Context: one part of a larger RNA
RNA sequence: GAAUGAACGUUGGCGGCGUGCCUAACACAUGCAAGUCGAGCGUGAAAGUAUUUCGGUAUGAGUAAAGCGGCGAACGGGUGAGUAACGCGUGAGAAUCUACCUUUUAGUGAAGAAUACCUUUGGGAAACUAAAGUUAAUGCUGCAUAUGUCUCGUAAGAGAGAAAGAUGGCCUCUUUGCUGUCGCUAAAAGAUGAGCUUAUAUUCUAUUAGUUAGUUGGUGGGGUAAAGGCCUACCAAGACUAUGAUGGAUAACCGGCCUGAGAGGGUGUACGGUCACAUUGGAACUUAGACACGGUCCAAACUCCUACGGGAGGCAGCAGUGAGGAAUAUUGCACAAUGGGCGAAAGCCUGAUGCAGCGACGCCGCGUGGAGGAUGACGGUCUUCGGAUUGUAAACUCCUGUUAAGUGGGAAAAAAGAACCGUUGUUAAUAGCAGCGGGAGAUGAUGGUACCACUAGAGAAAGCACCGGCUAACUUCGUGCCAGCAGCCGCGGUAAUACGAGGGGUGCAAACGUUAUUC
Numbered sequence: 001g002a003a004u005g006a007a008c009g010u011u012g013g014c015g016g017c018g019u020g021c022c023u024a025a026c027a028c029a030u031g032c033a034a035g036u037c038g039a040g041c042g043u044g045a046a047a048g049u050a051u052u053u054c055g056g057u058a059u060g061a062g063u064a065a066a067g068c069g070g071c072g073a074a075c076g077g078g079u080g081a082g083u084a085a086c087g088c089g090u091g092a093g094a095a096u097c098u099a100c101c102u103u104u105u106a107g108u109g110a111a112g113a114a115u116a117c118c119u120u121u122g123g124g125a126a127a128c129u130a131a132a133g134u135u136a137a138u139g140c141u142g143c144a145u146a147u148g149u150c151u152c153g154u155a156a157g158a159g160a161g162a163a164a165g166a167u168g169g170c171c172u173c174u175u176u177g178c179u180g181u182c183g184c185u186a187a188a189a190g191a192u193g194a195g196c197u198u199a200u201a202u203u204c205u206a207u208u209a210g211u212u213a214g215u216u217g218g219u220g221g222g223g224u225a226a227a228g229g230c231c232u233a234c235c236a237a238g239a240c241u242a243u244g245a246u247g248g249a250u251a252a253c254c255g256g257c258c259u260g261a262g263a264g265g266g267u268g269u270a271c272g273g274u275c276a277c278a279u280u281g282g283a284a285c286u287u288a289g290a291c292a293c294g295g296u297c298c299a300a301a302c303u304c305c306u307a308c309g310g311g312a313g314g315c316a317g318c319a320g321u322g323a324g325g326a327a328u329a330u331u332g333c334a335c336a337a338u339g340g341g342c343g344a345a346a347g348c349c350u351g352a353u354g355c356a357g358c359g360a361c362g363c364c365g366c367g368u369g370g371a372g373g374a375u376g377a378c379g380g381u382c383u384u385c386g387g388a389u390u391g392u393a394a395a396c397u398c399c400u401g402u403u404a405a406g407u408g409g410g411a412a413a414a415a416a417g418a419a420c421c422g423u424u425g426u427u428a429a430u431a432g433c434a435g436c437g438g439g440a441g442a443u444g445a446u447g448g449u450a451c452c453a454c455u456a457g458a459g460a461a462a463g464c465a466c467c468g469g470c471u472a473a474c475u476u477c478g479u480g481c482c483a484g485c486a487g488c489c490g491c492g493g494u495a496a497u498a499c500g501a502g503g504g505g506u507g508c509a510a511a512c513g514u515u516a517u518u519c
Base pairs, nucleotide, nucleotide: 001519002518003517004516006515007514008513009512010511013366014365015364016363017362018361019359020358021324026322027321028320030319031318032317035071036070037069040068041067048059049058050057051056078277079276080275087202089200090199091198092197093196096194097193101190102189103188104187105186106185107184108183109143111141112140118133119132120131121130122129123128149160150159151158152157165182166181167180168179169178170177203249204248205247210240211239212238215237216236217235218234219233220232221231222230252274253273254272255271256267257266258265259264279300280299281298282297283296302313303312304311305310330356332355333354334353338352339350340349341348342347369399370398371397372396379390380389381388382387403460405455406454407453408452409451413446420438421437422436423435424434425433426432463508464507465506466505467504468489469488470487474503475502476501477500478499484491485490
């Protein structure tokens, strides 16, 4: 000099864009953060309203709610404790899986038994739970079929293994038939995502020198989606190490960021990629995918409820609280946009996200007025008492109108999708569905915000540090090795440009200094 997720002191007008627990991975009150589908399924209220012969009936409504079932919940969001490791970075690879999506091929037959919800009866303080009875499905079970698939086999061949319907339209002799869309099953290919192997690179320490028995390799077997001591039985005795093994300490890694002419050094906040974790430790279940932050089970610590028998909980999600600390924000608004989940869709959910609030925490921009004005006014300070300086500074005159204030107008971000019309394809079809084209309309949290116009009015808006040298800027008074200053040299013991105050000056400026850290 540059820089910072900064803090502290003094001061503080506005705006834009960013950014904000670096400490206790400490403990957490409260609310919200993952649901959705009635076009998979069976059930199914009430308030209110209308009517009434006061018994009801209709509507509300096949709505709400609960349940079975499907998909999602493995994404998105947080944190950096652990980890010196194939964890991460760069490059290469073979022995693998992949829901939803895209393309292609073939199918979607005929049956059965349950069960939740519900009803009844029990147990319990509660959490919850037992028994009996009834019922449905795209839930479950086996049977049939098998182009391709898998297993065995040199081949021929043999064996194994699927499925589910829903919703529109037309015809109809009232049970079929034809057909569209969305599904379902099997298989092939792609895309995406993931698992695995390997070369190389990756902090300090030798006041850590030897380490290792599933250890190193082989064979058989098991296991996995998959190679493999991954596991197991047997056999061999190997494997790593001064090019630092093993141990110890510290640490998430990278793109990047800071500095520097560069080489390098430092660093990993925000944004993006990867990894790990979810009170602590362990385990599996379900699933295409987890050994799962807002799932389950076990153990532990802590907190809470209890009728003492037993139960409940997990903010390193968003806000917020306590504690710790030099120190770090609102228990806000909206799903309008972007994106995600579910759904045929309308739509619902979304503390992701979009916005707003707070903080000079950072960067950038703007303003605090402009021009004229010498009796060089008053006052202050200094003085050699002549004057000098503050100083065109003020007063005064003439203007301007940024920001702030007020009044009025007022955005872009929102045009898609759905719906309508036309047309092409599918089809027996003018239904329906899909593709293409067209014009009209609806939808805004931010926000009456940005922006624009007008009104009045210099009115509301300047400080901080320094002035011995380094280093730009000097004098007077007070003090008297005292009080004090200080980054280094050093200053102060009676004339201190170095301490304190006044005047003056220098530098930067809504900031200026100090401290800490890095180059």
Annotation: Small-subunit ribosomal RNA, 5' domain from a Candidatus Babelota bacterium, 519 nucleotides, folded computationally. Lineage of the source: Bacteria > Bacteria candidate phyla > Candidatus Babelota. Its mean pLDDT, the model's own confidence on a scale to 100, is 82.